[in-house]
Context: one part of a larger RNA
Molecule: large-subunit ribosomal RNA, domain VI
Organism: wastewater metagenome
């Protein structure tokens, strides 16, 4: 831009992508076949692999602004207690997210047309033929079914709802304006930018507080013991990123642009 007025907002679905695998075990059955050895077709059911796809409650990573534990030096005047630096200095753990190795789920079944094959009737040719009119069975494969995109599908599609008003002018026409929208801002399980989504005080969107779950693992100071190292007591302590909820303290502020033509 465009879909012949401008919008919100639900959709149909023409086309297109995706899947499609696949063993073993057990019944049917030691049945049918078979002299015997073997050893079944058809069905049915259970369990696997590989393969995709969604999660993160369990498991297990990962977590460089959490938590604790120490080594070296270097400040904080010293003791005590932080703190810089040394791969996050090293170690031990580890919330949230993001993941697999973790968990659930998926091929499935039913349909139509058919391919090789197999058949019905059935002439050409009094017989005979599945074919020449014709009807039918048949495959992991075709076309639906199953999952996801999709009206620029210019063939631009549908439904529902909203606005298309005023003043001024004899007219041309002026002015202001609607629904709806952006812009801005606060932000996000969106996201490289744009783009989506959520909020914008008639507010819980993000921060901060408060509670709290989780995580680290018993702070600092002080009392007790002990020559001391330490241990213990106040105390499931102290702290603490992303989870929950709560609550306008803080920041989403006043605003301002776009839209309504032609016929």
């Nucleotide at each position: 831009c465009g879909c012949a007025g401008g919008a919100a907002u639900a959709u149909u679905g023409a086309a297109g992508g995706g899947a499609g695998c696949u063993g073993a075990u057990u019944c049917u059955a030691g049945u049918a076949c078979g002299a015997g050895a073997g050893g079944a077709c058809c069905g049915a059911a259970u369990u696997g692999g590989a393969c995709g796809u969604a999660c993160c409650g369990c498991u297990a990573g990962u977590g460089u602004a959490c938590c604790g534990g120490u080594u070296g030096u270097g400040g904080c005047g010293c003791c005590a207690g932080c703190u810089g630096c040394a791969c996050c200095g090293c170690c031990g753990g580890g919330u949230a997210g993001c993941u697999a190795u973790g968990u659930a789920c998926g091929g499935c079944a039913a349909g139509g047309a058919u391919a090789a094959g197999c058949g019905c009737u059935g002439a050409a040719a009094g017989c005979a033929u599945c074919u020449a009119a014709g009807c039918g069975c048949g495959a992991a494969g075709c076309c639906a079914u199953c999952c996801c995109u999709a009206a620029g599908a210019u063939g631009a599609g549908u439904a529902u709802u909203c606005c298309a008003g005023c003043a001024c002018g004899u007219a041309a026409g002026u002015g202001u304006a609607a629904a709806g929208g952006a812009c801005c801002c606060c932000a996000g399980a969106a996201g490289a930018c744009u783009a989506c989504u959520g909020g914008g005080u008639u507010g819980a969107u993000a921060g901060g507080u408060u509670a709290u779950a989780g995580g680290u693992g018993g702070a600092a100071g002080u009392g007790c013991a002990g020559u001391a190292a330490u241990g213990u007591g106040c105390g499931u302590a102290g702290c603490c990123g992303a989870g929950u909820a709560a609550u306008a303290c803080u920041a989403a502020u006043u605003g301002u642009c776009c839209g309504a033509c032609a016929g």